A computed fold for a 74-nucleotide RNA from a Candidatus Micrarchaeota archaeon, annotated as transfer RNA.
The sequence was found in a public genome assembly.
Its Rfam family is "tRNA". The family's RNA type in Rfam is transfer RNA.

RNA sequence: GCCCUCGUAGUCUAGCCAGGAUAGGACAGAGGGUUGCGGACCCUCAAACCCGGGUUCAAAUCCCGGCGAGGGCA
Repeated sequence: GCCCUCGUAGUCUAGCCAGGAUAGGACAGAGGGUUGCGGACCCUCAAACCCGGGUUCAAAUCCCGGCGAGGGCA
């Protein structure tokens, strides 16, 4: 230098191919219930689409550029 894969809450991840309704789940966190106190269990809450642009009525999803991570070739 070229090619491929990936980037979503604090962590891990679903959704992306094939656009649509409040972006879902687990763990962690906060509050409450339960308990003699904890743990476990139950309820509730907060928290995320790497950045910019384009297409579209509508983009996490499609397209372009960038940034970052991993891998391959030279």